This is a predicted structure of a 98-nucleotide RNA (Bacterial small signal recognition particle RNA) from a bacterium. Model confidence (mean pLDDT): 77 of 100. Its Rfam family is "Bacterial small signal recognition particle RNA". The family is grouped with related families in Rfam's "SRP clan". On this family, see Rosenblad et al., Nucleic Acids Res 2003: "SRPDB: Signal Recognition Particle Database".
[in-house]
RNA sequence: GAAGACCGUUGUUUGCAAUGCCGGCUCGUGAACCAGGUCAGGUCCGAAAGGAAGCAGCCUUAAUCGAAUCCCGGUAUGUGUGGAAGGCGGUUGGAGCG
Numbered sequence: 001g002a003a004g005a006c007c008g009u010u011g012u013u014u015g016c017a018a019u020g021c022c023g024g025c026u027c028g029u030g031a032a033c034c035a036g037g038u039c040a041g042g043u044c045c046g047a048a049a050g051g052a053a054g055c056a057g058c059c060u061u062a063a064u065c066g067a068a069u070c071c072c073g074g075u076a077u078g079u080g081u082g083g084a085a086g087g088c089g090g091u092u093g094g095a096g097c098g
Stems, first nucleotide, its partner, number of pairs: 004092007012084006018077007026067003035060004043052003
């Protein structure tokens, strides 16, 4: 005193999980008029039969707002645990040289 092997440690990268955040899904809320449907009353057209538009109300919902966790997706990290090729330290090892 090289290569190799083992142990520890460290940064990079990556897989999985955890936690946080965002979005989706689900439920609820939700339009005087500028969403839709149905349109009492009344209005208009018509000789009439009928027809037209359509306020209130009701229903469905858009945007919005709220809710809980099961699920889906994305993302972040002084979290945990694996993989990969490296760095550092220790032990071993013994090529080669003197």